[in-house]
Context: one part of a larger RNA
Molecule: large-subunit ribosomal RNA, domain II
Organism: Roseburia faecis
């Protein structure tokens, strides 16, 4: 991992609701007793219980009663039949659907492991060092002291046994549930070790580490309380049909749990409901506004304040200061409003649509983690596949088509069958079903097929304006002068360093007291401006379509790919086709409504309701089938059913099986890191 078997809403009691049955103003027996064909049944047993009358705290009264001094009142009653069983469902009490703790308590068993202690034994090769003391000699007045020898001390040294466990390698489904290799430490001591004994779990022991107390230790192990408890996790077994949620509110030592309501279902009763349309209402949002409350800015005015002057003080004068109130202009606001929609909400009416969708009562639930998306908002950074509510949608619980691929986007809601038709979204060159379709434009960037501020004679469309056959724009030819080198400044300053003036004046077709380059300053080149040549458009600004740059990333060029340029891109227009489980057609099944004809419907998790299939046993049943072959097993292309399933036949097997109608359950497995066995 697989296969087989086993494996989870049970039982008792009383209660509630519904249904079925008996009897019925009644219904019913319990313990017990008797009989019996004796795990059974029949009879007796009326104690008791429920109901038939209630009201009141009571006395009590009674279809009434209580309240009260008393109710024109008010409360609870009267005007609806119960009861005993059975069945189903539910709640309660019990282990109460099953498995699962860590723990707690009681009584015991353990110190053959290990910790400490006690008693009694035993062990420590060999080598080194050489304390005290002693002896002798020297030395001294005597000592002290010195030297030599002797001696053999020490938690002394080196190092086997023994004990330990510091480093590293191997081992890590090991040779081993702690070892092996190579080194290492201690090795006469607080040493090692044998045997016997002591200390016990709310405890012992501990050179102390939460360390040890039999491979178990922040409280051993065994049995018991015990099926502890588990608001937690996992699992919970056949089929079909009808309906079908919730992830919200309130409260909660409550937040991943509950209770009540909401939403679902079933039953009974009842007669409303929803949408469109019209009218009438309430309201203060969007917007707008500044009349209030505040905020923010400019100007004018200037209450008051500051500064200066004033002989202390003051009056007074003054000011490039601050500035209330006021005026003018222009702003802002969820907690501002002189105003003010659209929707939505409430009510009423008409007509239409829908066709039981509404309400009440009763039985049963599940739900209380929601997700994304569109719109208007709060929080956040006008961040998040972020977070919080509001109004919709989808998913959840929804398959199908599209978006390459995708819970939540777009289209569309799958009863079944069909090698029939029409469409939606989206598409129609090939992959790949359908236009290499039509018409008019745009784009040249592979833009299409990612992106901003910003930038640019890209290109299309529109509008405005200036100049232009009295000749524009561009180009070429010619001129571009005089007072004058304007004045000042300056070494110089002559159009062109700088300052002043510049609507200076003259001659002119025109020519600035000068546009730029240039010179030390002049000179020189050039422009404005003018004429000629030429001969028809030229310049500027604005709005707008499509493009360009801005544009750097990690597996792979990346439109899904190929590939695409008068398109297979973009815009507009009209047409054709493809395209889904949508719609239609044909046939069939079921549900509900209906007398019928016929009509409507049948996606579905949690969940409610309904109808069935299968297994074992019991009753009828000593029926019936069965050695002329039961069950079981194997095969099967057979038969019938919507399904669970049921038969037939053949083989095997070798003794039981059991239609049908009922009843009772150890009544259905694929999952529980399920249990047992096998491979």
């Nucleotide at each position: 991992u697989c296969c087989g078997g086993c494996g989870a809403g049970u039982u008792a009691c009383g209660c509630g609701u519904a249904c079925u049955g008996g009897c019925a103003a009644g219904g019913u027996u319990a313990a017990g007793u008797g009989c019996u064909u004796a795990a059974g049944g029949c009879a007796c047993g009326g104690a008791g219980c429920c109901g038939a009358a209630g009201c009141g705290a009571c006395a009590g009264c009674g279809a009434g009663u209580c309240u009260u001094a008393a109710c024109u009142g008010g409360g609870c009653g009267a005007u609806a039949a119960g009861u005993c069983a059975g069945u189903a469902c539910g709640a309660g009490u019990a282990g109460a659907c099953c498995c699962g703790a860590a723990a707690c308590c009681g009584g015991g068993u353990g110190a053959u492991c290990u910790a400490u202690c006690c008693a009694u034994g035993u062990c420590c090769a060999g080598g080194a060092u050489g304390a005290a003391g002693a002896u002798g000699c020297c030395g001294u007045a005597a000592a002290a002291g010195g030297c030599a020898u002797u001696g053999g001390a020490g938690g002394u040294c080196c190092g086997a046994a023994g004990c330990c466990a510091c480093a590293u390698c191997c081992g890590u489904u090991g040779a081993a549930a702690a070892g092996g290799g190579u080194g290492g430490g201690c090795a006469u001591g607080a040493g090692g070790u044998g045997u016997g004994g002591a200390u016990a779990g709310g405890g012992g022991a501990g050179a102390a580490a939460u360390u040890c107390c039999a491979a178990u230790c922040g409280a051993a192990c065994c049995c018991g309380g015990a099926g502890a408890u588990a608001g937690c996790u996992g699992g919970u077994u056949c089929u079909c049909c009808u309906c079908g949620a919730a992830a919200u509110a309130g409260c909660u030592u409550u937040a991943g749990g509950g209770c009540u309501a909401g939403c679902c279902u079933c039953g009974u009763u009842u007669u409303a409901g929803u949408c469109u349309u019209a009218u009438g209402g309430a309201g203060g949002u969007a917007g707008a506004g500044c009349a209030c409350u505040g905020a923010a800015u400019u100007u004018c005015c200037g209450c008051g304040g500051g500064g200066g002057c004033g002989u202390c003080a003051a009056a007074g004068c003054u000011u490039a200061c601050c500035a209330a109130a006021g005026a003018a202009u222009a702003u802002c606001a969820a907690a501002c409003u002189c105003c003010g929609a659209a929707u939505g909400c409430c009510a009423u009416g008409u007509a239409g649509a829908u066709g039981a969708u509404g309400a009440a009562c009763g039985g049963g639930a599940g739900u209380c983690a929601g997700a994304c998306u569109g719109c208007a908002c709060g929080a956040g950074a006008u961040a998040a596949g972020u977070u919080g509510g509001g109004c919709g949608g989808u998913c959840a619980a929804a398959a199908g088509g599209g978006a390459a691929a995708g819970a939540g986007c777009c289209c569309a809601g799958a009863c079944c069958a069909c090698c029939g038709g029409c469409u939606a979204a989206g598409g129609u060159c090939c992959c790949a079903a359908a236009g290499u379709g039509u018409g008019u434009g745009u784009u040249a960037a592979g833009u299409g097929g990612a992106a901003a501020a910003g930038g640019a004679u890209g290109u299309g469309g529109g509008a405005a304006u200036u100049c232009g056959a009295a000749g524009a724009c561009a180009a070429c030819u010619a001129g571009g002068a005089u007072g004058u080198u304007g004045g000042c400044u300056c070494a110089g300053a002559a159009g062109c360093a700088g300052c002043c003036a510049u609507a200076c004046a003259u001659u002119c077709a025109a020519a600035g007291a000068g546009u730029g380059c240039g010179u030390a300053a002049c000179a020189g080149c050039u422009c404005a401006c003018u004429a000629g040549u030429c001969g028809a458009g030229a310049g500027u600004c604005c709005c707008u379509g499509c493009g360009c740059c801005g544009a750097a990333a990690a597996u792979g060029u990346c439109c899904g790919g190929g590939g695409c340029u008068g398109a297979a891109a973009c815009a507009c227009a009209a047409c054709a086709c493809c395209g889904a489980a949508g719609c239609c057609g044909u046939g069939g099944a079921c549900u509900c409504c209906g007398u019928a004809a016929g009509g409507a419907g049948u996606g579905g998790u949690a969940g409610a309701g309904g109808a069935g299939c299968a297994u074992u046993c019991u009753u009828a049943a000593a029926a019936c089938c069965g050695a002329c072959g039961a069950a079981g097993c194997u095969g099967u292309a057979c038969c019938g059913g919507u399904a669970a399933g049921g038969a037939g036949c053949a083989g095997u097997g070798g003794a039981g099986g059991g239609a049908u109608a009922a009843g009772a359950a150890g009544a259905g497995a694929g999952a529980a890191u399920g249990c047992c066995g096998g491979a």